Notes: RNAcentral holds the full RNA, with entries from ENA. This is a predicted structure of a 532-nucleotide part of an RNA (small-subunit ribosomal RNA, 5' domain) from an uncultured prokaryote. Its mean pLDDT, the model's own confidence on a scale to 100, is 87.
[in-house]
Context: one part of a larger RNA
RNA sequence: GAUUGAACGCUGGCGGCAGGCUUAACACAUGCAAGUCGAGCGGUAACAGGGGGUGCUUGCAUCCCGCUGACGAGCGGCGGACGGGUGAGUAACGCGUAGAAAACUGCCCAGUAGUGGGGGAUAGCCCAGAGAAAUUUGGAUUAAUACCGCAUACGCCCUACGGGGGAAAGGGGGCUUCGGCUCUCGCUAUCUCUCGCUAUUGGAUGUGUCUGCGUGAGAUUAGCUAGUUGGUGAGGUAAUGGCUCACCAAGGCGACGAUCUCUAGCUGGUCUGAGAGGAUGAUCAGCCACACUGGAACUGAGACACGGUCCAGACUCCUACGGGAGGCAGCAGUGGGGAAUAUUGCACAAUGGGCGCAAGCCUGAUCCAGCCAUACCGCGUGUGUGAAGAAGGCUCUAGGGUUGUAAAGCACUUUAAGUUGGGAGGAAAGGGUGAUGAUUAAUACUCGUUAUCUGUGACGUUACCAACAGAAUAAGCACCGGCUAACUCCGUGCCAGCAGCCGCGGUAAUACGGAGGGUGCAAGCGUUAAUC
Repeated sequence: GAUUGAACGCUGGCGGCAGGCUUAACACAUGCAAGUCGAGCGGUAACAGGGGGUGCUUGCAUCCCGCUGACGAGCGGCGGACGGGUGAGUAACGCGUAGAAAACUGCCCAGUAGUGGGGGAUAGCCCAGAGAAAUUUGGAUUAAUACCGCAUACGCCCUACGGGGGAAAGGGGGCUUCGGCUCUCGCUAUCUCUCGCUAUUGGAUGUGUCUGCGUGAGAUUAGCUAGUUGGUGAGGUAAUGGCUCACCAAGGCGACGAUCUCUAGCUGGUCUGAGAGGAUGAUCAGCCACACUGGAACUGAGACACGGUCCAGACUCCUACGGGAGGCAGCAGUGGGGAAUAUUGCACAAUGGGCGCAAGCCUGAUCCAGCCAUACCGCGUGUGUGAAGAAGGCUCUAGGGUUGUAAAGCACUUUAAGUUGGGAGGAAAGGGUGAUGAUUAAUACUCGUUAUCUGUGACGUUACCAACAGAAUAAGCACCGGCUAACUCCGUGCCAGCAGCCGCGGUAAUACGGAGGGUGCAAGCGUUAAUC
């Protein structure tokens, strides 16, 4: 000199843009943070509509009907493995980079072939219990895209090449074809459209595994190792492998630093520097690890799972003492620790995610707002004129000098703040109607394209624009002995004090304290800490 996730002291007008527990991975009150699908299912607790019955005060009360919109609880599907947080652990194939072969991959894309026919349960509901509660027992009954056989098998798997094994689920829309029932209305098989389902192949994406090289400190750590190193066989895994086991051999690593100890998430990057390098790893992005502590598996395409399960432990809470409940390193917020770090805010309008045919629902992701000079950037606190060089202050050799064009006065301007009014963009979707194309038996349904109408904004009193009034509302901090820009007076008298280094102060202190003046920065200025 540059820099900081900074803190402290004094001071403080506005805006933009970013950032904001570096300490206790300490403990947590409260609310919210993961749901969704009725176009899978039986249904109907609540709400609304419709229909029916009863009573009457004739428009109200009450009861019934799942008929319709919807929908509590439940079964079922998909998602809760993403998104969000933290950096405790880890010196490691963890990360970075370059490769490899022995793998799996829901949803998505493309191809091929199918989607036939049956069965028995179970929740819910109902009935009867147990318990303070959490919860739970028995009986009866019921559905499915829940579960299980049978049939079939292009391709698939196993094979001793003879053969053997293994699937599926239906839902919704439309009936001007062709049938059936029906007086009609209408219902329905077929047909057709669409969303699914099964098997398998390829892709894409994601993930698992292996390897070369690189990736801290200490030798006041020199030897370490028994599944240890290799082989054969088996088991296990999606998959290779001592991954595990049986047997056999005695190997393997190490001064090119093994082992041990301490420290630490890694990287893109960031800071500094001419560079080489040094330091660092907040925000943002990629990877990893963790979720009260330790252990374990279940489900699943994917977890050994932050807001799932089980066991043990510590802690907190409830209890009728028999037994139960909990996990903010999600967003806010509280206590504590600390020099120190924010609101128990708004909205799903946008972007994205989950579910859903869709409308839509959910989303503390996200978008915004609030607080903080924490950093950076911009603007303002007036402009011009004005010598009687006013008054006052300070100083003086008492003449003067200086503050100083500074003020006052005069003439202007109105940015920002204030008040009033106007006012984009962030909006594309979605919905209605028409046309047209595809599909089809069909002018229906559905889908695509297009035209037109409609229509959704948290921010928001938005950005921006205009008008109004008036210099009106807006300057401090540090320093002035040398380094280092800037000097005098008074007070003090080795005292009080200053100080980054040299050093000042013991009666004329430009170095202490005050004042006047000056210098430097400026909504900041200094100090402290840290890095180069």